RNAcentral holds the full RNA, with entries from ENA and SILVA. A computed fold for a 323-nucleotide part of an RNA from Euglena clara, annotated as large-subunit ribosomal RNA, domain IV. Its Rfam family is "Bacterial large subunit ribosomal RNA".
Context: one part of a larger RNA
RNA sequence: CUCUCUCUAAGGAACUCGGCAAAAUGACUCCGUAACUUCGGAAGAAGGAGUGCCUCUUUAGAGGUCGCAGUGAUCAGGUCCAAGCGACUGCUUACCAAAAGCACAGGUCUCCGCUAAGUUGUAAAAUGAUGUAUGGGGGCUGACGCCUGCCCAGUGCCAGAAGGUUAAAGAAAUUGGUUAGCGUAAGCAAAGCUAGUAACUGAAGCCCUGGUGAACGGCAGCAAUAACUAUGAUUGUUCGAAGGUAGCGAAAUUCCUUGUCGGGUAAGUUCCGACCCGCACGAAAGGCGUAACGAUUUGGACGCUGUCUUGGAGAGAGACUCG
Numbered sequence: 001c002u003c004u005c006u007c008u009a010a011g012g013a014a015c016u017c018g019g020c021a022a023a024a025u026g027a028c029u030c031c032g033u034a035a036c037u038u039c040g041g042a043a044g045a046a047g048g049a050g051u052g053c054c055u056c057u058u059u060a061g062a063g064g065u066c067g068c069a070g071u072g073a074u075c076a077g078g079u080c081c082a083a084g085c086g087a088c089u090g091c092u093u094a095c096c097a098a099a100a101g102c103a104c105a106g107g108u109c110u111c112c113g114c115u116a117a118g119u120u121g122u123a124a125a126a127u128g129a130u131g132u133a134u135g136g137g138g139g140c141u142g143a144c145g146c147c148u149g150c151c152c153a154g155u156g157c158c159a160g161a162a163g164g165u166u167a168a169a170g171a172a173a174u175u176g177g178u179u180a181g182c183g184u185a186a187g188c189a190a191a192g193c194u195a196g197u198a199a200c201u202g203a204a205g206c207c208c209u210g211g212u213g214a215a216c217g218g219c220a221g222c223a224a225u226a227a228c229u230a231u232g233a234u235u236g237u238u239c240g241a242a243g244g245u246a247g248c249g250a251a252a253u254u255c256c257u258u259g260u261c262g263g264g265u266a267a268g269u270u271c272c273g274a275c276c277c278g279c280a281c282g283a284a285a286g287g288c289g290u291a292a293c294g295a296u297u298u299g300g301a302c303g304c305u306g307u308c309u310u311g312g313a314g315a316g317a318g319a320c321u322c323g
Stems, first nucleotide, its partner, number of pairs: 001318008010309002014307001019304001027051005036041001038143001052065005066070001078302007085294002090102002106141007118127003144289004149219003154216002156212005163207003169201002173197006181188002220238005247281001248278001259275005
C1' cells in the first nucleotide's frame, strides 16, 4: 500500500449526480396515535413509558437491593412531508435494465347457431370442446369515481340492389383453308372437318346508394373592432368532412426557457403551488381525479452517522523484506 473489520475530539451531508456506503431504529408489555379514505384502512402512524433480582402478599400491589448498563450477549422496522407514474397481488430482458414495460379484474367493439367461428395440417384429422351465445375466438382499453365532445370527405367494414362496367363458359352470324359437284378455261362451290372474328346471354367485384369512430384516422388561417391604454365578447373573409368540447396544461409532453409570479433556502437550472403565448395536451393509441399498494422516479425534513472538514489509531488477511 490492498482487502475485511473496530474506534474516533469538534462539527453533522459541508461529501456526492444522488445520504451511495455506513451509522441509526429494532424484541415484548402498556399508554397514545393526524391528514385523507373506496370506512376496510392509513397504523407498528407519529410520540411516550416500562423490562434484573429478593421479601411480603387477597396475582394486584408494597418494600428492599446490585451494576455504567436488566429484550445486560445474539437475532429483530429508521421515521415523516409533498409530487409524478402505475390501481392493487403477480410476470419480465437465465448472464449489464424489475420498471412508468407485460399481465390483471373491470369496460367496450367485433366474429361465431354448432359439421360454429378461429387455429394446425397437402390430406385424413386434431383443437376449439366431451364446450353451445351467462359459451368460444379476435382487437382496443385497463380497479374505482366523474366522464368520453365534433367530423362518414378519404381508407376500411357492414347493408343494398335499379343502372354502368366485367371473366370463364355458351353462342346467332360471318371470314379463310380443304373438296363432292359444276365449268372449255379462268373460276364458282353444298355438306362435313378445320382455323379465326364475333352480335347476344353471362356472377362476384368495382363504379353507385346509404350506414358506421371504444373502425384507420382528422379536429384551420387572415384582417378589423369597445369613449385612456390594453384586451377583444363581436364582425368580415378564405379554405375545409369537421375546425379541439369537458378536463388538464413550461407537464415523463414547453423549443425559446433557469418563461413569469408565489413558497421553501442565507443562496434553489431541481421541487411544490399558480398563470396560459399548449414550438408540438386532450377524451378507451382514453381525459381528469383518486384511498391503499411500490427493492419505482423526484423534491424536502427529523434522527443518525468517518460521506465529508481531515485525518488519526487499532485488529486480522495479503503484498513486501529476511529466512